[in-house]
Context: one part of a larger RNA
Molecule: large-subunit ribosomal RNA, domain IV
Organism: Candidatus Uhrbacteria bacterium CG22_combo_CG10-13_8_21_14_all_47_17
Parts: sequence; C1' cells; structure tokens
RNA sequence: ACUAGGUUAAGGAACUCGGCAAAACAGCGGCCGUAACUUCGGGAUAAGGCCUGGCUGUCGCAAGACAGCCCUCAGCAAAAGAUGCAAACCGACUGUUUACCAAAAACACAGCUCCCUGCUAAACCGCAAGGUGACGUAUAGGGGGUGAUGCCUGGCCAGUGUCAGAACGUUAAGAGGAGGGGUGAAUCCUUCGGGAGGCAGCCUUGAAUCGAAGCGCUGAUGAACGCCGGCGAUAACUAUAAUCGUCCUAAGGUAGCGAAAUUCCUUGUCGGGUGAGUUCCGACCCGCACGAAUGGCAUAACGAGUUUGCAACUGUCUCAACCUAGUACUCG
Repeated sequence: ACUAGGUUAAGGAACUCGGCAAAACAGCGGCCGUAACUUCGGGAUAAGGCCUGGCUGUCGCAAGACAGCCCUCAGCAAAAGAUGCAAACCGACUGUUUACCAAAAACACAGCUCCCUGCUAAACCGCAAGGUGACGUAUAGGGGGUGAUGCCUGGCCAGUGUCAGAACGUUAAGAGGAGGGGUGAAUCCUUCGGGAGGCAGCCUUGAAUCGAAGCGCUGAUGAACGCCGGCGAUAACUAUAAUCGUCCUAAGGUAGCGAAAUUCCUUGUCGGGUGAGUUCCGACCCGCACGAAUGGCAUAACGAGUUUGCAACUGUCUCAACCUAGUACUCG
C1' cells in the first nucleotide's frame, strides 16, 4: 500500500453524474392513532406515539386483565426480522425478456376493434396418403392492430391496397385458315446444255374472326397503408386580428395536450422551491418537427423503472486517525 471487518471529536451530503457505499429509525408482538386521493376494494403496518422481565394474589374455561412485591444503568434481555414522506414522467396491474455487459418506459396481458371462416370451414404441415384446427361449429376457430378503467376517437377515398361490378376497350396459349412461299408429275419451248410451267402430295409462312383472368373502367372502404397548406390586407393610440381577398389541394390538424422521454434557437419568458437551481414543479403558446386504437388526454393501485425535493442518518466528505485478520515486501 491492498483486501475484508470495526471505532472515531466537531460538522452532517459540504462528497458525487447521482446519498454510490455505509450508517440509522422501525421491527408481520400489544395498545392508541392514521391525511390527500380513490375504481370505495384501497391508500395503511400510512404517518406518528407509548408499552414489553420475574414472583405472589384476585378474577377468568383459556387467552389475559388488575393489585402488590423483587432485580438491573438498561427486561421485544440471544439470533433473525421494513427507512419514511412530498411530487413529476412512463407503463394500468401479477407476469415475460437479451443463458454470459441491458429487467426496462421493451414483450405479454385482460379489455376494445377490424378482417377471414357455414364445416370436406378458414388457416397451417405434408410430394401424397394423411394430420392439426376439432372429435370443436360463428357466444366457435384463424389473422392484423390497440392495450385495464374513465372521457373520447375529428376531416380526407386524389394516390396505394382491399372488396364489389360487369357494358365497353386491351389481351396469351389455342381454335381458325383467306392469302403467300419452297419442292414438284403432266404440258410447252429448246441451240438438246437447258428453260418455262405448275396439279396432287410433302414442307413452310400466315390475315380476318373466336378467345379467360388481369389491366383500363364504375363504385364502396380509414380501429385499411396513409395524408391533414401558402401569401397579402384589415378594428378610433399602439399591438393583435374575430374579418376579407387570393393561390393551391383529396382534404387542409377538430377535441385534448404542449419548451413535452417530442422545442433547434434555449439555461425561451413568468411564478415556486434554494443564500445561490442548464435539473425539478406550476403556467404561457412563437408546436424548428404533439395529436386522436401507428390511439389522444386523464387516472386510484402497483414498479429492484426514470427524475426532483425533504426528514432521519451517517468517515460520502471537511481530513484524516487508529484497531483486527489476510496479503503484499525481506530473509529462510
């Protein structure tokens, strides 16, 4: 010096990213007492206060209560055995997860909703036979989204998707075979070398016409994928703009919330808390770039979640010191 354990004057978080670590109160015993809020169940062992041994007697079924006495500085007489409070955010909750750096605000969840499925169901596994679904039958089964509960869930169907429709357009293989080409007997011409010719057959090419779904087309559909404007002017101080004009769009963001787990400028501005507060709480709204089941806003209870403050407590610190054990170090 290190590791583990312990003690400490005065102060008491001044330490630090942060009370990390440590300390301390209380102790699922008894008596009393207990707030906001609340889904009336909770919150709650809230908080906070006091008590606790032994012997004898009386009462009592007992648990125990009462009275008197005894000992100690100290009687839950050992060990084990919650720190609490005030707020904010997120997630309702119990649960699940990165075996070996992440336990969470992530996943799941009950509830809500949309789509598919009439049974040889849909969906899925298998080449098939066959199997799961299910020895179930729409109060059932499968898939997607959201995520208790409360109050709600606005506008847009132009694009993409899905569903429905069938008149017309387009349209493959195929059917069809008009017409054309090659070869080619007969026949004709011939300078006898050949040439013209073109039936049938074979080969080949091939127009019109017929021809499904799809696409085009018509409509519906957002708890389908998604999207939800700009500029200029205007009120009898100023400022602001209920209002007006104009351009564009499928339609121009409604309720609620808002410097937010979202705000760049930004330590925004005001208020609170502190001696002093880039964090925190309450407001404002100029929302760079919230917003309604990719859910919006509230919310009791719950959380080894994140953040802020307070009490208690302490070697975290001012600022170190000492003790115990084991190492380290030297010799062997």